A computed fold for a 73-nucleotide RNA from a Victivallales bacterium, annotated as transfer RNA. The coordinates come from a structure-prediction model, not an experiment, and the mean pLDDT is 82. Its Rfam family is "tRNA". Rfam describes the family as follows. Transfer RNA (tRNA) molecules are approximately 80 nucleotides in length.

This record gives sequence, structure tokens and C1' cells, in this order.
RNA sequence: GUCCCCAUCGUCUAGAGGCCUAGGACACCAGGUUCUCAUCCUGGUAACUGCGGUUCGAAUCCGCAUGGGGAUG
Repeated sequence: GUCCCCAUCGUCUAGAGGCCUAGGACACCAGGUUCUCAUCCUGGUAACUGCGGUUCGAAUCCGCAUGGGGAUG
């Protein structure tokens, strides 16, 4: 250089065009329980890499860019 794959809460992940103002686990915060801590229970905070395009409608399809991984020379 060329080609291929990937990008979602702090971490891991679900999602396959409308049922998603994006769900779950762990973590964190608050409350309850406890003499205290832990456990357990309840609640809460928190995410679609960026810019365009297609579409009535995009996390989802397409293009480019960025970042990561792989193959090849």
C1' cells in the first nucleotide's frame, strides 16, 4: 500500500428498519434490613465513534473519516 472484520452505559454484552425516550449482568450511588460490615431486598445514575446519504422512519442499510484487530506484499 491492498483486502477483510469490529466500534452500544465505568466493564462485559443484547439488538438484524417501527414493539427502543436502547434491555441485562457486574460495578457505582441512595434507601431498607443489621449493633456494624458483608449478604439480601428496593430504587437511581449511566451508552449507540464522527459526518453525510437512503427511507415516512436508522443503533440497525450505504459511503467517507477516525480508532482497534487480522491477512498479504